[in-house]
Annotation
This is a predicted structure of a 77-nucleotide RNA (transfer RNA) from a Gemmatimonadota bacterium. The RNAcentral record of the sequence draws on ENA. Its mean pLDDT, the model's own confidence on a scale to 100, is 82. It matches the Rfam family "tRNA". The family's RNA type in Rfam is transfer RNA. NCBI's taxonomy places the organism under Bacteria, Pseudomonadati, Gemmatimonadota.
RNA sequence: GGGGCUGUAGUGUAGUCGGUUAACACGCGGGCCUUUCAAGCCCGAGAUCGCGGGUUCGAAUCCCGUCAGCCCCACCA
Numbered sequence: 001g002g003g004g005c006u007g008u009a010g011u012g013u014a015g016u017c018g019g020u021u022a023a024c025a026c027g028c029g030g031g032c033c034u035u036u037c038a039a040g041c042c043c044g045a046g047a048u049c050g051c052g053g054g055u056u057c058g059a060a061u062c063c064c065g066u067c068a069g070c071c072c073c074a075c076c077a
Stems, first nucleotide, its partner, number of pairs: 001073007010026004019057001028044005050066005
């Protein structure tokens, strides 16, 4: 220098052939239960989907650029 994969709540993931509340588990807050704690049950907060732009009536999803991590190839030595 060229190419590929990944990036989504605090953490780990799903959702990737565009479609109307972005889901699940753990964690966190509240309540119920219990003498109390844990467990269990119920409710809730939390992600403008790495960042910027474009296409579209509509983008986590498609296109362009860019950043970070990992891998492969090339170059130099």